[in-house]
The RNA shown here (transfer RNA) has 73 nucleotides and comes from Elusimicrobia bacterium RIFCSPLOWO2_01_FULL_60_11. Taxonomically the source falls in Elusimicrobiota (Bacteria, Pseudomonadati). Rfam family: tRNA. About the family: Transfer RNA (tRNA) molecules are approximately 80 nucleotides in length. Rfam links the family to the GO term triplet codon-amino acid adaptor activity. The family's RNA type in Rfam is transfer RNA. The sequence was found in a public genome assembly.
Formats: sequence, C1' cells, structure tokens
RNA sequence: GGGGCUGUAGCUCAGUUGGGAGAGCGCCUGCAUGGCAUGCAGGAGGUCAGGGGUUCAACCCCCCUCAGCUCCA
Repeated sequence: GGGGCUGUAGCUCAGUUGGGAGAGCGCCUGCAUGGCAUGCAGGAGGUCAGGGGUUCAACCCCCCUCAGCUCCA
C1' cells in the first nucleotide's frame, strides 16, 4: 500500500424484503424475607463509530473517513 471481517445500552451480543431499536447480565425503585442471598413486578439508560448521498422513509443500500482483528505484499 491492497483485500476481507467487525463497530448497536455500562458489558456480551441479536436485529437483511428498507418502516416497531431489542435480549441476557449489570444499575435504580417497589413487594415477598428479621436481614442477606434469591424470586417477582416496574423503571432508567442509545449520536446504531463519524460525515455525506439515495429514498416518502436507512442499524440495513452507495461513497469517504476513523478504530480493532486478519490475509497478501
């Protein structure tokens, strides 16, 4: 320098016919228990890596950039 993969909640990740942003763990509140653990119910938390484009509409399609892993040189 070139190719491929990955980037979504605090962490691990799901999310392709383009239309609802989600799960588990963690966190907060309440209830059960004398208390802890635990169980149940509810809740908060997101620039979907960044920018631009296409589209009525983009996590998703196209382009550029950044970061990580990997292959080639």

Its mean pLDDT, the model's own confidence on a scale to 100, is 82.